This is a predicted structure of a 126-nucleotide RNA (c-di-AMP riboswitch aptamer (ydaO/yuaA leader)) from Metabacillus sediminilitoris. Rfam family: c-di-AMP riboswitch aptamer (ydaO/yuaA leader). From the family's description: This family represents a conserved RNA structure found upstream of the ydaO and yuaA genes in Bacillus subtilis and related genes in other bacteria. The ydaO/yuaA element is thought to act as a genetic 'off' switch for the ydaO and yuaA genes in its native state. It is believed that the element may be triggered during osmotic shock leading to activation of ydaO, a predicted amino acid transporter gene, and members of the yuaA-yubG operon which code for KtrA and KtrB K+ transporters.
[in-house]
RNA sequence: AGUCUAAUCUCAAGAAAUUGAGAACGGAGGACCCAUUUUUUUGGGGUUAAUUCUGCAAAUGCAGAAGGGAUGUGAUACUCUUUCGCCAUCCUACCCGUCAGCUAACUUCGUCGGCUAAAGCGAAGG
Repeated sequence: AGUCUAAUCUCAAGAAAUUGAGAACGGAGGACCCAUUUUUUUGGGGUUAAUUCUGCAAAUGCAGAAGGGAUGUGAUACUCUUUCGCCAUCCUACCCGUCAGCUAACUUCGUCGGCUAAAGCGAAGG
C1' cells in the first nucleotide's frame, strides 16, 4: 500500500499502557396484525458465504458432487470502478442452554482475527 471480514473513523483524559464518549457498520431480543397448527431428546434456536447429499472408514476423519462465498486478467488514450458469462484457485468455526416465528416503540451486544506466493478469457456499461 492492497485485500477477506460488520469489525472502521472522530473526540476527550493520560508520559504510556489504557479508560470513556460519539458517529458509522453489523447482530440479538421484543406487540397488534399476519403466519404456524407444532413443539413435546428424534430437543429447539442463533451468528457466518460456509449447507446438503454420496462413498469409505466405522471415534471426532478422508474423498467426491451439488449449493453458497472470495480472489484473479482483459476491455479502455490513461486512471478508478460496476454487472454478466466461462475458466482457474481457495473456503468454516463457534454460540445459547430446554428457550426465542414475524415484529413498531423499546431493550441489548460486537467493531475481532487473517492474508499479500502464484494465477486467465469474453461481453455490456459508469